[in-house]
RNA sequence: CGGGUAUAGCUUAAUGGUAGAGCUGAAGGUUUCCAACCUUUAGACCGGAGUUCGAUUCUCCGUAC
Repeated sequence: CGGGUAUAGCUUAAUGGUAGAGCUGAAGGUUUCCAACCUUUAGACCGGAGUUCGAUUCUCCGUAC
């Protein structure tokens, strides 16, 4: 100098219109107890600015890798 990535504790979806899932965590059920299983629940868009009725998504600048 050029290119790419950044979403929950971890791994990851989402072609401008209410951010989903798996694992993990919490509560409950089941069981003599544990595990497994079932139900419920909590939790995230790297930061700033711009465009837009509306931005995780498009543009710019930064940060980290």
Model confidence (mean pLDDT): 83 of 100. The RNA shown here (transfer RNA) has 65 nucleotides and comes from uncultured Colwellia sp. Rfam family: tRNA. Rfam describes the family as follows. Transfer RNA (tRNA) molecules are approximately 80 nucleotides in length. By type it is a transfer RNA.